[in-house]
Context: one part of a larger RNA
Formats: sequence, C1' cells, structure tokens
RNA sequence: CACCGCCCGUCAAGCCACCUGAGUUGGGAGCACCCUAAGUCGUUAACCUAACCCGCAAGGGAAGGAGACGCCCAAGGUGAGACCAGUAAGGAGGGCUAAGUCGUAACAAGGUAACCGUACCGGAAGGUGCGGUUGGAUCACCUCCUU
Repeated sequence: CACCGCCCGUCAAGCCACCUGAGUUGGGAGCACCCUAAGUCGUUAACCUAACCCGCAAGGGAAGGAGACGCCCAAGGUGAGACCAGUAAGGAGGGCUAAGUCGUAACAAGGUAACCGUACCGGAAGGUGCGGUUGGAUCACCUCCUU
C1' cells in the first nucleotide's frame, strides 16, 4: 500500500488466567446428649479383721476394710452447626489467537451529525423517547482580529 480505506458487536473454534459454585473429601477446635475405666472424695457396709475397750469365756463395742451406691471424670459413641484446606458438576464475564459466520453501528454531513446521562426495546453492532454537550458539516447574518 491512502474509501476497493478504516472499523464495531453477537455467534463459532482453540488457548490462558480469574470470579462464583450445589455437592463431596479431609483437618483442628468448640457445643449438646449418651456411655463410662482408673482414681480422690462422700454415703453405706447384713460380709471380713491379731493389736484398743468391756467380758473368765462365748460374744459385744470402737476403729479399719471388702463390697454397693453417688459426685467429678480420661478414652469412646451420637447429633446439629460454624471455621480452614483440597476437589468439583454447573454458571458469568475477561484476555489472546494470518485468512470462519451475521450484519454495518462509528470515522466524510459515514449516507438518520456524533457524543454524554437515563428509560424502554432488539440476533448483534444498536434503535427509540426525554434532558444535555459541540469535540458537527453546509448556508446566511452579526461582532472582533490580521493582511
């Protein structure tokens, strides 16, 4: 390489990272309940006991103990959640990639000037309404400046 230009978005393909995410796996901690070993303590103790007391004795008392029960309680079990980590069906957009699809929105008055805000609508760029801007072309007029 200069309008046979430039250029926008949907859709299709490939790659990348990120967001979200039912579920699922694991972790440590806590909570509620169940069960409860050993042990201390408490109660009890019909059974047991040389020492102390009574008694000549038998035996009784005191004290202690086995055992039983109770409180606390390690481990264990059950339950519902929260937190952390992994994984993940699915969902949403983004970026990139010579020659894909549909249209043609923008750049010239880009063929309806464009843009900003907002509402509604539409395969998509976008369209329409309302308000705003000129960073609009053209034509006419006014003011100012320069020659």
Small-subunit ribosomal RNA, 3' minor domain from a Candidatus Omnitrophota bacterium, 147 nucleotides, folded computationally. It matches the Rfam family "Bacterial small subunit ribosomal RNA". The full RNA is in RNAcentral, with records from ENA and SILVA. NCBI's taxonomy places the organism under Bacteria, Pseudomonadati, Candidatus Omnitrophota.